Notes:
The RNA shown here (transfer RNA) has 75 nucleotides and comes from Methanobrevibacter sp.
RNA sequence: GGGCCGGUAGCCUAGUCUGGAUAGGGCGUUGGACUUCUAAUCCAAAGGCCGAGGGUUCAAAUCCCUCUCGGUCCG
Numbered sequence: 001g002g003g004c005c006g007g008u009a010g011c012c013u014a015g016u017c018u019g020g021a022u023a024g025g026g027c028g029u030u031g032g033a034c035u036u037c038u039a040a041u042c043c044a045a046a047g048g049c050c051g052a053g054g055g056u057u058c059a060a061a062u063c064c065c066u067c068u069c070g071g072u073c074c075g
Stems, first nucleotide, its partner, number of pairs: 001074007010027004020058001029045005051067005
């Protein structure tokens, strides 16, 4: 330098192919229930505007372009 894969909440991850209305789940955190206390279990809540910018569209995490970061292969 070129090819491919990936970047979504504190951490992990689904959704992208085939655009659709408030972005789903697990762990963790906070509050409550239960318990003599703790753990476990149950209930509830907060936390994202999807790596950055631009474009297309009535509508973009999703499609297109550029950039950036990480992984991997080739030279």
Its Rfam family is "tRNA". It is annotated as a transfer RNA. Rfam links the family to the GO term triplet codon-amino acid adaptor activity. NCBI's taxonomy places the organism under Archaea, Methanobacteriati, Methanobacteria, Methanobacteriales, Methanobrevibacter.